RNA sequence: AGAGUUUGAUCCUAGCUCAGGAUGAACGCUGGCGGCGUGGAUAAGGCAUGCAAGUCGAACGGGUGUUUUUGUGAUUACAUCAAUGAAACACUAGUGGCGAACGAGGUAGUAACACGUGGGUAUCUUCCCUGAAGUUCUGAAUAAUCCGCCGAAAGGCGGACUAAUACAGAAUAGUCUCUUAGGAGUAAAGAGCAAUCGCUUCAGGCAGAGCCCGCGCGCUAUCAGCUAGUUGGUAAGGUAAUGGCUUACCAAGGCGAUGACGGCUAGAGGAGCUGAGAGGCUGACCCUCACCGAUGGAACUGAGACACGGUCCAUACACCUACGGGUGGCUGCAGUCGAGAAUCUUCCACAAUGGACGAAAGUCUGAUGGAGCGACGCCGCGUGGUUGAUGAAGUCCUUCGGGACGUAAAAACCUUUUAUGAAUUACUAAGUUAUUGAAGAGUUCAUGAAUAAGGAGUUGCUAAACUCGUGCCAGCAGCAGCGGUAAUACGAGUGCUCCAAGCGUUAUCCGGAAUUACUGGGCGUAAAGGGUGUGUAGGUGGUUAUGUUAGUCUUUUGUUAAAUCUCCCGGCUCAACCGGGAACAUGCAAAGGAAACGGCAUAUCUAGAGGAUAAGAGAGGUUAAUAGAACUCAUGGUGUAGGGGUGAAAUCCGUUGAUAUCAUGGGGAAUACCAAAUGCGAAGGCAGUUAACUGGCUUACUCCUGACACUGAAACACGAAAGCGUGGGUAGCGAAUGGGAUUAGAUACCCCAGUAGUCCACGCCCUAAACGAUCUUCUCUUGUUUUUCGGAGUAUCGACCCUCUGAGAGACGAAGCUAACGCGUUAAGAGAAGCGCCUGGGUAGUACGACCGCAAGGUUAAAACUCAAAGGAAUAGACGGGGACUUGCACAAGCAGAGGAUUAUGAGGUUUAAUUCGACGGUAAACGAAGAACCUUACCAGGGCUUGACACCUACACGACAGCUCCAGAAACGGAGUCUCCGCAAGGCGGGUAGGCAGGUGCUGCAUGGCCGUCGUCAGCUCGUGGCUUGAGUUGUUCCCUUCAGUGGGGUAACGAGCGCAACCCUCGUCGUUUGUUAUAAUUGUCAAACGAGACUGCCCCGUAAUUUGUUCGCAAACAAAAGUUUGUUAUCAAAUUACGGGGAGGAAGGGGAGGAUGACGCCAGGUCCGCAUGGCCCUUUGACGCCCUGGGCUACACUCAUAAUACAAUCGCUGUACACAGAGCGACCCGAUAUCGUAAGAUGGAGGAAAUCGUUUAAAAGACGGCGCCAGUUCGGAUUGAGGGCUGAAACUCGCCCUCAUGAAGCCGGAUUUGCUAGUAAUCGCAGGUCAGACAUACUGCGGUGAAUACGUUCUCAAGUCUUGUACUCACCGCCCGUCAACCCAAGGGAGAUGGGAGUACCCGAAGUCUCGCCCUGUGCGGGCCUACGGUAAGCUCAUCGACAGGGGGUAAGUCGUAACAAGGCACGGGUAGCGGAAGCUGCUCGUG
Repeated sequence: AGAGUUUGAUCCUAGCUCAGGAUGAACGCUGGCGGCGUGGAUAAGGCAUGCAAGUCGAACGGGUGUUUUUGUGAUUACAUCAAUGAAACACUAGUGGCGAACGAGGUAGUAACACGUGGGUAUCUUCCCUGAAGUUCUGAAUAAUCCGCCGAAAGGCGGACUAAUACAGAAUAGUCUCUUAGGAGUAAAGAGCAAUCGCUUCAGGCAGAGCCCGCGCGCUAUCAGCUAGUUGGUAAGGUAAUGGCUUACCAAGGCGAUGACGGCUAGAGGAGCUGAGAGGCUGACCCUCACCGAUGGAACUGAGACACGGUCCAUACACCUACGGGUGGCUGCAGUCGAGAAUCUUCCACAAUGGACGAAAGUCUGAUGGAGCGACGCCGCGUGGUUGAUGAAGUCCUUCGGGACGUAAAAACCUUUUAUGAAUUACUAAGUUAUUGAAGAGUUCAUGAAUAAGGAGUUGCUAAACUCGUGCCAGCAGCAGCGGUAAUACGAGUGCUCCAAGCGUUAUCCGGAAUUACUGGGCGUAAAGGGUGUGUAGGUGGUUAUGUUAGUCUUUUGUUAAAUCUCCCGGCUCAACCGGGAACAUGCAAAGGAAACGGCAUAUCUAGAGGAUAAGAGAGGUUAAUAGAACUCAUGGUGUAGGGGUGAAAUCCGUUGAUAUCAUGGGGAAUACCAAAUGCGAAGGCAGUUAACUGGCUUACUCCUGACACUGAAACACGAAAGCGUGGGUAGCGAAUGGGAUUAGAUACCCCAGUAGUCCACGCCCUAAACGAUCUUCUCUUGUUUUUCGGAGUAUCGACCCUCUGAGAGACGAAGCUAACGCGUUAAGAGAAGCGCCUGGGUAGUACGACCGCAAGGUUAAAACUCAAAGGAAUAGACGGGGACUUGCACAAGCAGAGGAUUAUGAGGUUUAAUUCGACGGUAAACGAAGAACCUUACCAGGGCUUGACACCUACACGACAGCUCCAGAAACGGAGUCUCCGCAAGGCGGGUAGGCAGGUGCUGCAUGGCCGUCGUCAGCUCGUGGCUUGAGUUGUUCCCUUCAGUGGGGUAACGAGCGCAACCCUCGUCGUUUGUUAUAAUUGUCAAACGAGACUGCCCCGUAAUUUGUUCGCAAACAAAAGUUUGUUAUCAAAUUACGGGGAGGAAGGGGAGGAUGACGCCAGGUCCGCAUGGCCCUUUGACGCCCUGGGCUACACUCAUAAUACAAUCGCUGUACACAGAGCGACCCGAUAUCGUAAGAUGGAGGAAAUCGUUUAAAAGACGGCGCCAGUUCGGAUUGAGGGCUGAAACUCGCCCUCAUGAAGCCGGAUUUGCUAGUAAUCGCAGGUCAGACAUACUGCGGUGAAUACGUUCUCAAGUCUUGUACUCACCGCCCGUCAACCCAAGGGAGAUGGGAGUACCCGAAGUCUCGCCCUGUGCGGGCCUACGGUAAGCUCAUCGACAGGGGGUAAGUCGUAACAAGGCACGGGUAGCGGAAGCUGCUCGUG
């Protein structure tokens, strides 16, 4: 000191989260020692038991005990016992004195003179200190004790006796009190061991207490008015003392937006934690103060209390009881129960420090000093040290080579802090000579590595990673997020990292957070400027002078307790801890000084502000009158069948005469043109014309006043539209409503009607996207230009023009600002003053409360809960039922088709034992398959095999196995027979057995390689350097011309380059040269091969564009007397260059000559694991998903689709001819000639040919020349079926092809829709090949023959490209997203009522007690009065809890209905308001552009 998280990426805004420190903590795992601290935060809930306040015999009378002694009696041997007197000592129940008001505890109450700080005085004071004076005389009682009585007890009553430093009376009286200043009044106590200690009065001191005041000291205005002893006065009472402290009377005051009164919360401070600081939070331990003592009230005693361990009363609770009555107060120390996440021993001692009493010894002291328990905290120490590599074993990982744990262990040597066991001491200790240690500490010795390590983390933030298991499951998580079969994120193991007797988690506080911003933030679009003005309080305020000084500055003094913090020094071995010293620190008060600034007072000035005078502009406002156009209605005329409306229609109007047109009259609303970026107004807003009244503004010139100013809570006024009330008015328009359309529906958009309303008057409402989304005022800061209204100057006869100067309204832009967009003298720039407002999104501008309103509703204004985002600007894409441009057989123009029929083939579906599998819009469907009868074959049924049909290795035994023959069988397989390898050897070969292993067309194309399809042969896709931008990005690649082309040229903050394009390659077209198998009889050269030429950007003409140079004219500027010169610029002309287009020559070929191969970056998780390869998973020790065999299936058949073939006929069919004309292939298990046979398919036969030689091949077919058919289901068409044959092949039934004869179906040109093709193309005609035994080939791949039509053009359809625009999309429109309804969950509000708490008010009752009055039996008496606690009654207020029910809100992978918003979102959206509707929403009026 920062980091993570909104996005495809970026910048900003903004919230959430993390890293740090802390705690009186708690919980989880773990746990060796010591020192110093600390420990009931919740129930101020209840308490058993013990202790916590006593002491004094030197105040007093007694009592008890002991000792001594006097003396009597009894017994008697000493001795003992009893009564009595005296003395001494000890103890003490009682009287009396002092203490008990301190110390100790707690924080309930209290928002207050309670506390803190600084002052004041109307006061008091036991003990203590100092000083002065005094201490005389006398008396009556009483407890204890004794006797009697009551009571269970606690306790009490009566009688008798007695003492005092107890009580009372008298005397004395000053430095005391009162006073009329003469006087009057008030005291005392003794004890004693003889040192002394006491007593009374007064004065002073110390220290303490009381009272008063200034300032400081929580939240809340959803608490705005409060107050009757209230505020003041007089008198009296009361107090230690002032005072409404109390009472009587008089007056009507007192407090409050600078927050009274009320509500909620809370002890205050020193200080503690955190923070750089300012601050924020807290008030444990320690210190000071306050308050409290079960709850409420009250007084007594006393120096001091309204009294924690005193009294009285009331209440609640608890205990004892003989039921009559009594007793008690741990918020003292321990301890117990309860509640709670949670907090200790019923310990030791007065040795030290302190306190009470005492003359003292001493007694008491749960204060205190110590120990115990708790890792609760801080600090310190240890759990060993050195050497030790075969880098042991083990575990984990591995690319199988190795690596890690790791010098770690083992082993050897050493040490002893700690631990354990002993011994010892001069320390805590200070006295004052002695006495006195609760508890600890120090020193020395011995034993022996011995007694001692865990927790959390390991995806990023954040230090540290691998393997296995799991498979959106189990789970993790502080945030982002991880987990759906290869998880560094879950669980485990191993390693590693960080801390360490602790480590983590949870809770809370500060920090980071500049995220409440004083230091130190903002408000155009992110949250945020009030709708506008007037204006009160308040805040701020021009110039000069003088005076003054509560602000300000400065000096001194006092205070701000100690402890704490900081610094220095010191003591415990160090540290924590403790001691000493210093310093800081802010505040407050007092005194002195200064006068710049500010305040106050007085006086002055004119620059702010205002007034006067003279002009000016204007839809500024109010009222009244009036004008024309349009519309509509009524009446009348003309006139006839339609009109109206729409995308198209219909509802509707019209033969009772509409629409149209003319005339007359009525009515209401609004004011075309002018009109504009215009003007006016505070805003809302304001528009025909005229008049009246009236507000504001600007300019000019002088004059006047003399700071009169600015802003502005509260308050007041105004405030579009809609809406409300009353009364009018109503032409048009027009929510609601009715009807017609559209639609799946259409509560809408469109159409026909139409009520409220819109208009007027009066009264309300008070909100808008009331916007410039930009508060008001003042000052300063380069400019250009337009416009409105003034003024001045120059000029002019005047106006215009030109220059300058004010006040407004616009555009573009310096600096500067801004996240960017943008703003920019009309600031969003630089400053000043004042007000308003903001602090994540949703809930919500909602609930509750209050105020306003007739209502609708408005203003003010939350929380629970929930999310980790919501948002602004800009960027690149993608998309749009956005735009512009361009291209393409994309459309159009044409030709031929498909879709209808039959057949073939494929696909779906269905069927089946199986109909194997893949492929499914374009980019599946005559596709894989260039050929399923068996095989293929992967499918089905059945029969079989298990190291296997196939590969490699090892071991063992054999010498054969094989072949051949026979038997069974459907075959595979099995059985039998025959037979018995080579080599000298090692060994080879063959099958067998056993073990490793084989095998899989099983799954995953979403784990992959390779290959392929598609966009698309479309022209695009990028990079380096440089420039721009905060950045993502951009420029280049955009623009103009051009091209098939990002092809080329020009321009240009770009300059270059790469992959694509083109070219290079192949074929064809022309020519030349060379060669020559074959052809030809031969020359020859058709032909073939190789090499070469040729075309291209070349030549000529024209046009267009750009650039350069020159010429001519015009204009402007400068120079100049003029002529003229120079520069700039528009246009014309000429020349040159470049690019493109048109034409021509030559030429076989002309502008890319024709065709092929060649497929950029990428897209579709496109296709293929069944071509091949391959990760992972799965199947395979006796029943396989492997392998073999036979048969079947892939060929099924109601139906649907796709691709083809053949046709429907006469441009045709059939037939005849000693009628023609190809190209490219193929051929040895092959092509097969001549010849013969057969109607034919074919057969016999076998010449020639491994091919320019032979064959296919008479070679073609369409064609040509003849004949017939004459428009019909035909001499068209050939399906289907029957019969007979041929061929291949073990085999032709399922299931082949061909021939002959016979049969002769549908079909007469095909609906919506749709395909191909731009020239040797379409169309049409045959031929060949591959696969192949044969063939279901009408398919596919090639070859040649004949050989067209049309293209105006780019509006539309489809596809593509470039630029641009909008966006809430980026999984990218197959996107995103809204609301109702249904289901479950959650919190809050309302709610008939019910229950409980709190604070008061009024009234009733009225204990104890102070005060007061009365009585007599004079007492601890009785009775009364005032006040009052508790209690009761009543009506309200307030805060909670429960609550049927109804409504809204939020949340929840895959529910329902629609499609509202985002693109022109398909009706632009949104604000306000009103009505309506399942819902989003729709419609009307007005406003905004977001």
Overview:
Small-subunit ribosomal RNA from a bacterium, 1490 nucleotides, folded computationally. Model confidence (mean pLDDT): 81 of 100. The sequence is in RNAcentral, with records from SILVA.